[in-house]
Molecule: transfer RNA
Organism: Candidatus Lloydbacteria bacterium RIFCSPHIGHO2_02_FULL_50_18
RNA sequence: GGCCUCAUCGUCUAACGGUUAGGACAGCACCCUUUCACGGUGUAGAUCCGGGUUCGAUUCCCGGUGAGGUCA
Repeated sequence: GGCCUCAUCGUCUAACGGUUAGGACAGCACCCUUUCACGGUGUAGAUCCGGGUUCGAUUCCCGGUGAGGUCA
C1' cells in the first nucleotide's frame, strides 16, 4: 500500500428502515438485615465523525477516523 471485518450506556452485548435504542454486570437511591454480604424494588446512563438516500437511518450509500484480520 491492496482487500475484508468491526465501531451502540462505565464494561459486555441485542435491535425487519418506523423500538420509549432492549438486556446482563457495574453505579446510585430505597427496602430487607443489629451491621455487612446476599436478596428485592426503583433510577441515571449510549448509537465514532461529516455528508447523502428516504416521509422516516443505529440500520442503506459515500468519505474520514480508529481497531482487528489477511496479502504483498